[in-house]
RNA sequence: AGAGUUUGAUCAUGGCUCAGAUUGAACGCUGGCGGCAGGCCUAACACAUGCAAGUCGAGCGGAGUAUAUAGCUUGCUAUAUGCUUAGCGGCGGACGGGUGAGUAACGCGUGGGAAUUUGCCUAUGAGAGGGGGAUAGCCCGGGGAAACUCGGAUUAAUACCGCAUGAUACUGAAAAGUCAAAGAUGGCCUCUGCUUGCAAGCUAUCGCUCAUAGAGAAGCCCGCGUAGGAUUAGCUAGUUGGUAGGGUAAAGGCCUACCAAGGCGACGAUCCUUAGCUGGUCUUAGAGGAUGAUCAGCCACACUGGGACUGAGACACGGCCCAGACUCCUGCGGGAGGCAGCAGUGGGGAAUAUUGGGCAAUGGGGGCAACCCUGACCCAGCCAUGCCGCGUGUGUGAAGAAGGCCUUCGGGUUGUAAAGCACUUUAGUCCAUGAAGAAGGGUGUUGUGUGAAUAAUGCAGCAUUUUGACAUUAGUGGAAGAAUAAGCACCGGCUAACUCCGUGCCAGCAGCCGCGGUAAUACGGAGGGUGCGAGCGUUAAUCGGAAUUACUGGGCGUAAAGCGCACGUAGGUGGUGAUUUAAGCGAGAUGUGAAAGACCUGGGCUUAACCUAGGAAUGGCAUUUCGAACUGGGUCACUAGAGUAUGAUAGAGGGUAGCAGAAUUUCUGGUGUAGCGGUGAAAUGCGUAGAGAUCAGAAGGAAUAUCAGUGGCGAAGGCGGCUACCUGGAUUAAUACUGACACUGAGGAGCGAAAGCGUGGGGAGCAAACAGGAUUAGAUACCCUGGUAGUCCACGCUGUAAACGAUGAAUACUAGCCGUUGGUCGAUUAAGAUUAGUGGCGCAGCUAACGCGAUAAGUAUUCCGCCUGGGGAGUACGGCCGCAAGGUUAAAACUCAAAUGAAUUGACGGGGCCCGCACAAGCGGUGGAGCAUGUGGUUUAAUUCGACGCAACGCGAAGAACCUUACCUACCCUUGACAUCCCACGAAUCUUUUAGAGAUAAGAGAGUGCCUUCGGGAACGUGGAGACAGGUGCUGCAUGGCUGUCGUCAGCUCGUGUUGUGAAAUGUUGGGUUAAGUCCCGUAACGAGCGCAACCCUUGUCCUUAGUUGCUAACAUUUAGUUGAGAACUCUAAGGAGACCGCCGGUGACAAGCCGGAGGAAGGUGGGGACGACGUCAAGUCAUCAUGGCCCUUAUGGGUAGGGCUACACACGUGCUACAAUGGUUGGUACAGAGGGAAGCGAAGCCGCGAGGUGAAGCAAAUCUCACAAAGCCAAUCGUAGUCCGGAUUGCAGUCUGCAACUCGACUGCAUGAAGUCGGAAUCGCUAGUAAUCGCAAAUCAGAAUGUUGCGGUGAAUACGUUCCCGGGCCUUGUACACACCGCCCGUCACACCAUGGGAGUGGGUUGCACCAGAAGUAGCUAGAUUAACCUUAGGGGGGUCGGUUACCACGGUGUGAUUCAUGACUGGGGUGAAGUCGUAACAAGGUAACCGUA
Repeated sequence: AGAGUUUGAUCAUGGCUCAGAUUGAACGCUGGCGGCAGGCCUAACACAUGCAAGUCGAGCGGAGUAUAUAGCUUGCUAUAUGCUUAGCGGCGGACGGGUGAGUAACGCGUGGGAAUUUGCCUAUGAGAGGGGGAUAGCCCGGGGAAACUCGGAUUAAUACCGCAUGAUACUGAAAAGUCAAAGAUGGCCUCUGCUUGCAAGCUAUCGCUCAUAGAGAAGCCCGCGUAGGAUUAGCUAGUUGGUAGGGUAAAGGCCUACCAAGGCGACGAUCCUUAGCUGGUCUUAGAGGAUGAUCAGCCACACUGGGACUGAGACACGGCCCAGACUCCUGCGGGAGGCAGCAGUGGGGAAUAUUGGGCAAUGGGGGCAACCCUGACCCAGCCAUGCCGCGUGUGUGAAGAAGGCCUUCGGGUUGUAAAGCACUUUAGUCCAUGAAGAAGGGUGUUGUGUGAAUAAUGCAGCAUUUUGACAUUAGUGGAAGAAUAAGCACCGGCUAACUCCGUGCCAGCAGCCGCGGUAAUACGGAGGGUGCGAGCGUUAAUCGGAAUUACUGGGCGUAAAGCGCACGUAGGUGGUGAUUUAAGCGAGAUGUGAAAGACCUGGGCUUAACCUAGGAAUGGCAUUUCGAACUGGGUCACUAGAGUAUGAUAGAGGGUAGCAGAAUUUCUGGUGUAGCGGUGAAAUGCGUAGAGAUCAGAAGGAAUAUCAGUGGCGAAGGCGGCUACCUGGAUUAAUACUGACACUGAGGAGCGAAAGCGUGGGGAGCAAACAGGAUUAGAUACCCUGGUAGUCCACGCUGUAAACGAUGAAUACUAGCCGUUGGUCGAUUAAGAUUAGUGGCGCAGCUAACGCGAUAAGUAUUCCGCCUGGGGAGUACGGCCGCAAGGUUAAAACUCAAAUGAAUUGACGGGGCCCGCACAAGCGGUGGAGCAUGUGGUUUAAUUCGACGCAACGCGAAGAACCUUACCUACCCUUGACAUCCCACGAAUCUUUUAGAGAUAAGAGAGUGCCUUCGGGAACGUGGAGACAGGUGCUGCAUGGCUGUCGUCAGCUCGUGUUGUGAAAUGUUGGGUUAAGUCCCGUAACGAGCGCAACCCUUGUCCUUAGUUGCUAACAUUUAGUUGAGAACUCUAAGGAGACCGCCGGUGACAAGCCGGAGGAAGGUGGGGACGACGUCAAGUCAUCAUGGCCCUUAUGGGUAGGGCUACACACGUGCUACAAUGGUUGGUACAGAGGGAAGCGAAGCCGCGAGGUGAAGCAAAUCUCACAAAGCCAAUCGUAGUCCGGAUUGCAGUCUGCAACUCGACUGCAUGAAGUCGGAAUCGCUAGUAAUCGCAAAUCAGAAUGUUGCGGUGAAUACGUUCCCGGGCCUUGUACACACCGCCCGUCACACCAUGGGAGUGGGUUGCACCAGAAGUAGCUAGAUUAACCUUAGGGGGGUCGGUUACCACGGUGUGAUUCAUGACUGGGGUGAAGUCGUAACAAGGUAACCGUA
C1' cells in the first nucleotide's frame, strides 16, 4: 500500500466482498511445562447451608467459674487475683465489599463560585465546681406454640436532668441576655486522715466540655461540554419574578400568603426511544469511529413502592415502620425473611470457577495495650480465556533401504527423513538440601523525656525469646534415561501451497467471483506441499481498508443529486480611507489538567510478558500582561457597488374595451343531376324527400395565413390580426444627487402549461368517453364515418409536467473569428469603435467520455437547495393542504450483486448504396399417377450403425441371395481367427474315410526339404504356461487427420508511426473505377502478409517437328485406305506463336478506367476446370484410419449354420416411365465422342422368336473386341379413344450368373393390361453450345442401375430493369442485443413460499387529565387520658408521652383520553421461485417514434 466482482472488451460511477488489528468471547479438533493476568456480557431471576461487623471489664452494676486467704455451723459466707460474659453505656455498623436496574440529569467531565457543616486527627486558648431522679439486667408473678411481652420490687454508670461559672462563641444598635462538662486506669507517700496499708492528694496516661485555626471529608450554585427522533412544535399556575414569613448546616418557590404576568422554545422547548458518566480501552498515518470488562475517580441502587428515626455523617445492602408480591414456620390466634458481600444451588443461556487456607503481610473497626474481628486482603484450587517464555532432542548418516504416492515405466518424490552410529539432559520423574517475603510483639536491660520520685510511663538502643496461610515454595545439588511430550487449517483466483483415485448438477463446497451434468488442482479420500504451532480453525462483534457522510477529504448537464419561477423574513457574507476598542486573533507568564495507562530513559525477576523509579507529554479550561496587521464593535469621511432625477429607444411584456377580413360549419333561396365521401383496399355515412358542385344572402363561434427570422419581450409558466386606454420591466446618453442603502435567502407568502373540479354562460371546428364500419387468429387499438364532456368566456379551486439549457442566484477575471437584434459615437449614408442581448465555430483550461468553452460545465469568492447501490417506493402509516381527483412531507421489513453513464468493436433493423438465376422476363420440371430408391414411423428374435433446415433423406453404400455383416437365434472355442516372447514335439505340405447343419472331432496314407562351427538355427505346423491378444463396445462435447458450409464472397490481418486515459482508431475511410481491398487520385500515415488476378490443365486459331496401328489431295489398284505410294489435309502429341485496352475516336481530372471502331480464329478475366484467405457452425466422422480416457476378458472377444438388414395401415425426399399425334408402332437408312478389356473383351459362322447357346479367330489394344449409337431422315399405319397411349400387377414357360436365386437376382417369350387425360397450396433448375432432348461408356461387380461419374448428337427462349422475396459486401445511423433478433423483454392470470399495509376487534405495557381513597410517618391543632428530675403560694404550672383531628402522601380504585407492542376471520399490493397460461407494451422508424403530467 491494495485486490476480486457489472462489460464481448473499455473508462467512469457505484455498491457488495476480501487481505490487517482486536475481544471478559463461544464452538470444533488437538493438548507437554512454567510465569503474569482474567473469568455470569444472559434472569436488578429465585435462593438451601456456612461465613462476610464487631469491639471495649482501663465506663457500669451483676452472674458464673478457677485459685489463694480469712471465718467457721466442712459446705457456706466474705475478700483478693485471674478468666468467661447476657444487659446498661461508648465507639464503629454512612467505611470496606457488590451491582448498573433507574437516570439524557449540574448525573458525569472540566473550570470557577459563596451562603455552609464536619465524629475521630493536629495545633492553640479556657475549663472540668456542686447536686438530683430514674432504668435495663438480676428476683417474683402473669400471658403466648413461638417470636416475644406485661406487671411488681430493687440497683449502677463516661446513661439521663437541673444549678453555678462563661475566656471564646451566638443574639442584639446598645444595655444586656443565652449555652458546658465525666470520669477511668497505673504508680507514689512529701504533706492530711485513720491501724502495717488504703483514701484524699500528687504524678503519668487515656478520656470529658466550650471555643479558634488547620487537615481531610461532605452539602450547595454557575459557564462550557456530554445520545437518537420534527412522521414529537408549541410547553409551563409554584409556573417566572417581587415582598413578607417559615424552613435548612447552608443560598434559593425549598415551602406558605399576597402582588405582578411572566418564563422556556427552530441556537430545537415539550414529548418518545435508548443509555450509568469519566480516566481510559480497541482501531486509525492522522482527523475520526466504536466502546466504558478487569484497575482507578464520581453517581445511583440494595425484593418492589413510600416514610422517617438515630447520628458528625443515612432517609441507611447484612437498622426501624408501613403497603405489596413471593417464600418459610405455626398449636391457625400469630410470626419470620431479603446473597446486585464470599463460596455455593436451581433457573436462564453459546457461555464464565472452590460451599478451599490464613489473618503471616497490606489496610480497616474497637481497645491504653496485649489482643479480638475482618470472604477487604494475601494465598491456594479449576479453566490454553488471553499475553509471554521453554520443550518435544543434537550431530552424523546414500544402499538415496523398505513402505506409500505419482509415472512419459526411464524414473521421480516422501528424503538425511527413518534405521544405524556418536552425544546432550532444559522441562518432566525420583532423592536430598533450601532462601526472601518478619516489620513488629513479649521479657530483661541501657540512655533519655515528663515527674517530687530511685514508681509508673513514652521514645531510642542492646540482649534474649517469639510470629509464615502460601509450602513437599523459589532456588541449588545428585541419579537414571531419547527416555514422557504435535497438532490444526489450507492448497481455483483474491492468497503462500498440485497430483492421483472416487463421485457424476448427485453427494456436496462456498467470504466474493463461483465449482459439481464421466478425464473436478474448487466435492470426498490419499500422497505431496504451504501457513501457523500448544495451539489451529470457525462463528459473533468493533475499527480499518471505505475519500462509501468527504473538517482534514466527495459530489449534483447525461451516472444518485439544482426547489417550476421570482419576491422576501431570520440567518450567513459584504466596497474605499482615517481613528478608537480589544471580542475573535498572536506572544509570554501563572494555576489546573488525580493516580494508573500510553511514550522516553533506567532498575528488578536467568529472558520476556510482568513489576518498579524518574522524566516528558496531557492539543483543554481558567486567570493575567503585552501587541494591533486582519475579522468584528464604535465614530468620522469617500464614490468605483446599489439607487434616484432628466432626455431618448425597441418590443407577440401584462390587463380592459371596441373593430376587421379570410376560412370551416349551419340555415334560406337559385342553377343543376347522380352520385358524393372515404381508404392500402373497402364499408359504415350523406344523396332522387335532389346530395356533392356552383351562385347569392344570413347566422354563429373559435383562431388570427402572408410579414415570420437559431427575430423580439417576459422571472418562469408563457406571449402573435388592428385600434384606444391603464400599466410593469429593460436598454441607452449626459450630467446632478443619496452615500454601502448590497448579495444570498431556511421558514413564509405570491405567480405557475395542459388536464381536472365547482357555479353560470357559450358551443363553429376539433375531439377523451361512446356507437358503427373496416383490419385481424383476436383488435375493447392503429385507419374510416359519426360524436358527448372538454377545448372558449366570467368568477373560484387545484399546484402538478421530460415545468429541460435535464445546467440555482450574484460578483470578478481568462485568446480570437463569423452572424444577428436594440441603442450610442463615427457628420445622417461607410469602414470601424463601444454597450446590452441572441446564435455558430474555436484557444487555453476543465471533463469518465460525450462535450463545455466570456451566455463556461474554465479560474475564484459568497449564500441557498439537493445526493449517498438497485428493487421494495416517491409506496405504507402519521401530519398538513384540497370539494374531489389528489398533492406535499416520507420510512421499514424483505430481496439482489449488481443497477447505471459515456464511449468502442461487432451483430441486428419492417434505415441507405452495390452485387448474385435473388427477383423479374423466359424454358423445362417437382408437388397428382404407377414403379424404383432413401428416410421417418410402425412391426420384429433381429429388422445392425451413422447422417437431421439450407449444408440428413439414389447420403457413408463405386452395387446386402451366402460372404459382405457390424444385428438376431442356435451350436461351439477360451493365450484365442491375428502380433511378440518362452518350452516341447513335428519339415512344410498334399490325398482321403466316418459322424455332424457346419465349425469341429476321430482316423488312414504320401512326404521327410534349406543353412550349419554338427551343439543347433530359420520359416511353417501342433500342443502347453503366462505376460498378453481382441472389441464396428461408449465418448466426434477429450482429440489428430479428412470433409461440408457461408463462398470463388472480397475480404482478413500485421510491423512501425500517429491519435485516444482506454477498449480501440488510423492504414482498410473519402472522390472515381473494377468481376475483385482491381487500379488511380487524395490523404498521418508508410510499408508488408494471407486472399483476388496471374503462373497449371483443357478447349478454340495458326506454325514447326514427327508419320504408325491414324490420314488419302494427286497417281495406280480395289467390294473395302484393301494394297502400292504419298507427308499435302484430318488426326495424333511434343514445342512454339497469338490478346496486351496494344491501335484509332470519344469520354474522364492530362489518372485509373469506360464506350464505340478497326484488325483478328478469338476482345476486354475468350469458354471450362483445378485452386477455397482469417474465421463461423462444440457442423460431420471414435463404423476408413489413428488416438486419450472409460468399459468387457470361458465374453461386449473368436468360429459355424440359418435368419435379418428386402417387413408394411402410413408420411416425406430424390428419381424413372407416362398421360400421347412436335406422338406410338412397323420397315428402310445416316452421322459421334470418350472409355473398358487377360480368372478379361470375345469376332465371323451355326442354333434359338428371344434372353442366350455353341464356336473359337483376333487382341495386353489409334491394329482385335465391347459396338448396331439414339434422337434424326425416308415411307406406311393409327385419328383423340383410357386408345395400336401407358405400361404397373399377375399367370405360365424359359435363359444366365453363382456352392446356392424359397425368404431375396437380372433378363427373355406368351398372356394379363392397373393408376394415369399434364397435376391444389407450394416449390426447384437454368443466361449458350447453356436449358431441353437423345443415346453411348465406365467405376463397383460372379450376377444384380431408373443411381453415380463421364462422353458426345440435336439444340432454343428471355433478361425492361433492381420496387419487391432470399443471400452477401461496403458506408452510415439507431440499439436496453453480445448465446449477438431463433436476441432482449413487459403485464395480467394460475401454483408455492416470505416479509409487510388495512382490518370488526381482542389482550398487554407506558402515560395525561378528573375524581375517590388514604397505611406508616412528619408537621400543625387539641374540650380526652397520662406523666420521675425543674418551678411552686403545694392547689398546680412548665415540659413530655399516649389518644383524637387536619394537611401532605405510597399502594389501591373509577371514568375518559393518548401512545406503543402482540394477535385477528378476511383483504391490498410487494418480493422470490422449474422450461405453466394469455398476449407482444418497450429496445431498430420495435413495425402507430418514445417519454412526462393529467382525465
Molecule: small-subunit ribosomal RNA
Organism: uncultured bacterium